A computed fold for a 511-nucleotide part of an RNA from a metagenome, annotated as small-subunit ribosomal RNA, central domain. The coordinates come from a structure-prediction model, not an experiment, and the mean pLDDT is 80. Rfam family: Eukaryotic small subunit ribosomal RNA. Rfam 15.1 lists 75,755 matches to the family in 2,556 species. Clan: SSU clan.
Context: one part of a larger RNA
RNA sequence: UUGCAGUUAAAAAGCUCGUAGUUGAAUUUCUGGCUAGCUGUAUGCUGUGGCUCUGCCCGGUAUAUGGUUUAGUCAUCCGUAAGGGAAGCCAGUUCGGCCUUCACUGGUCGGCUGGGGGAACUUACAAUUUACUGUGAGAAAAUUAGAGUGUUUAAGGCAGGCAAUCGCUUGGAUACUCCAGCACGGAAUAAUGGAAUAGGACUUUAGUCGAUUUGUUGGUUUGAGGCUAAAGUAAUGAUUAAUAGGGACAGUUGGGGGCAUUCGUAUUUAAUUGUCAGAGGUGAAAUUCUUGGAUUUAUUAAAGACGAACUUAUGCGAAAGCAUUUGCCAAGGAUGUUUUCAUUAAUCAAGAACGAAAGUUAGGGGAUCAAAGACGAUCAGAUACCGUCGUAGUCUUAACCAUAAACUAUACCGACUUGGGAUCAGUAGGGUCACUUGAGCCCUAUUGGCACCAUAUGAGAAAUCAAAGUCUUUGGGUUCUGGGGGGAGUAUGGUCGCAAGGCUGAAACUU
Numbered sequence: 001u002u003g004c005a006g007u008u009a010a011a012a013a014g015c016u017c018g019u020a021g022u023u024g025a026a027u028u029u030c031u032g033g034c035u036a037g038c039u040g041u042a043u044g045c046u047g048u049g050g051c052u053c054u055g056c057c058c059g060g061u062a063u064a065u066g067g068u069u070u071a072g073u074c075a076u077c078c079g080u081a082a083g084g085g086a087a088g089c090c091a092g093u094u095c096g097g098c099c100u101u102c103a104c105u106g107g108u109c110g111g112c113u114g115g116g117g118g119a120a121c122u123u124a125c126a127a128u129u130u131a132c133u134g135u136g137a138g139a140a141a142a143u144u145a146g147a148g149u150g151u152u153u154a155a156g157g158c159a160g161g162c163a164a165u166c167g168c169u170u171g172g173a174u175a176c177u178c179c180a181g182c183a184c185g186g187a188a189u190a191a192u193g194g195a196a197u198a199g200g201a202c203u204u205u206a207g208u209c210g211a212u213u214u215g216u217u218g219g220u221u222u223g224a225g226g227c228u229a230a231a232g233u234a235a236u237g238a239u240u241a242a243u244a245g246g247g248a249c250a251g252u253u254g255g256g257g258g259c260a261u262u263c264g265u266a267u268u269u270a271a272u273u274g275u276c277a278g279a280g281g282u283g284a285a286a287u288u289c290u291u292g293g294a295u296u297u298a299u300u301a302a303a304g305a306c307g308a309a310c311u312u313a314u315g316c317g318a319a320a321g322c323a324u325u326u327g328c329c330a331a332g333g334a335u336g337u338u339u340u341c342a343u344u345a346a347u348c349a350a351g352a353a354c355g356a357a358a359g360u361u362a363g364g365g366g367a368u369c370a371a372a373g374a375c376g377a378u379c380a381g382a383u384a385c386c387g388u389c390g391u392a393g394u395c396u397u398a399a400c401c402a403u404a405a406a407c408u409a410u411a412c413c414g415a416c417u418u419g420g421g422a423u424c425a426g427u428a429g430g431g432u433c434a435c436u437u438g439a440g441c442c443c444u445a446u447u448g449g450c451a452c453c454a455u456a457u458g459a460g461a462a463a464u465c466a467a468a469g470u471c472u473u474u475g476g477g478u479u480c481u482g483g484g485g486g487g488a489g490u491a492u493g494g495u496c497g498c499a500a501g502g503c504u505g506a507a508a509c510u511u
Stems, first nucleotide, its partner, number of pairs: 004482003007463002012479001014354001016352002021347003025240002031075006037068011049057003079125005089115005095110005129191003132186005144175002148158002160169003201233009244344001245341003249336002252333002257329004263307002267303006274296001278289002315322002359400006369393001373389004411478003415470002418454003423449010458465002484511003493504004
C1' cells in the first nucleotide's frame, strides 16, 4: 500500500494566493497478400493393411473449405566500413558410379577447377535516453516449503540399506530467494529527444587548403579529409483546436471595493414659548427631577451616531462582510463570439495577502447605549435578573492583534447518475399593447447562479442526503485532519506579540 474515518460520535486549516512536491486531454505503423508448417471437416481414389467383415479402424494421396499460432517473404529494406566466406546458380572437365545408346551418344548423381553469388560470424565507427515487462546467469548456510529415511512414534537428525569372515552400495535432492546490479528479447503504457531566424536531410558541380601513402628524387592528375560557393532532389519541414485553460472584444449586471459629496427622521442637549402640579419608572415601588416651572406643547439651533418601512430563503464578494443620493477611480462575474495563444493546467509543505467582535498604543470625537463602579428594589442571601445614574468602550485616523458555534459544524478540481415548478443575470426567437420606435407584460429554448419541492432500484447508525450517491463489485487527481474519556490545549521548549495572548505542543497519573 492492498483496506479506515472526517454534517451530528475524534477529526476539513477562517479565507484566498503560492514555490518545491504529486498528478495531468486527444493525436503519429494500422492492416493486407503469398508460401511453408500444425490441426479439423467434407468428397473422391488407394493398400503384399488389421478386425468382431453389407461395416468399422489404421495409413497414403488429391481437391475444396475452416481455425491456429509458428517461420519466411512482399507491399512498407535489414546502419556504414573492413574482413569472412556457407547454401544455391552457371560454365568446363582427358574424373567416377548407375540407366541408356551402334557410339564418351544422351540423361542423372557425385568429384575437381573456374566464374557469379553473397548467409552465419568477427572488428571498428555511428546510433535518442529511461521506466515497465518476459527469460536467463548469479545468489552464504541455518530458517520456510518439500523429496528420501521406522530417531520404537514424535519434536528432531542427515542419516542409512544389504550381507553378516572379506565386503558391496544408495543418499546428503528440489523449490522460493524482495530491492539494487548484469545479459538477451518485447515495444502496449508513461516520460524524454528531433527540422521554425533552418546553423535541417540528401545529391551533383565548381573553387580552395591538403601535413599522409604508392622504393628514392622531381612533376601532373586522382583519392581520403577540411572549408567556401552554386544548383538540384523532396508531398521539403509548424498535429488538433479539449462541453481544459489564459488573453482580446461587445452589450450588460451587482446593497463588491476606495475617495469625495448629499439627504433623512430619531435621540440628547441648548435657546425661546404656552400651560400648571406633578413627572419618571415598575409586577408593585423606591433611588431621581420638580413653583428657581419638572413632565408636556410649539418654533429653532447644534452635535455625534445610524440608514427604518421598501428588505425577499433575492443580489454581490475569497472569506470576514456589504443597503440614503450623486460624482470620480480602478477591479470582478456570467453571457455572446465562424476572435487569438496552444498545454500554458489541477491541488498544494515553505512562504504571503485579507481576516467579525472584543482588546492594545497614539490622536480626534464623544449624541446614544453601556463592561467596571454607585444607588434603589427583589431575596433566606443577590456581589444578578428589574430600575436610576455612570467610566472605559461603542464612532473615526494611524498602527498592532489573528481569534469566533470564523457553521453549510459538510476541503478544492473533474466526470456520471431521477423528475418538477419558481427566481436572479445574460443570449436567441416568438406573441401582446403599435400610433412610431423604445420600455413593459407573456411564452419557448439555452448558458451560468442563490435556493426549494417530490422521489430513491443509491447511501447512511439514523436524523436525513441529487450529495452525505456512483464503497467489501473497495484505486479519477491533490491537500489537510482524527484514533476511548480525563489530565490538557495544561507543563516545558521554540517562535510571534507593547501587552492580552496566538501558533507549535507532551508526559506521569487516572479511568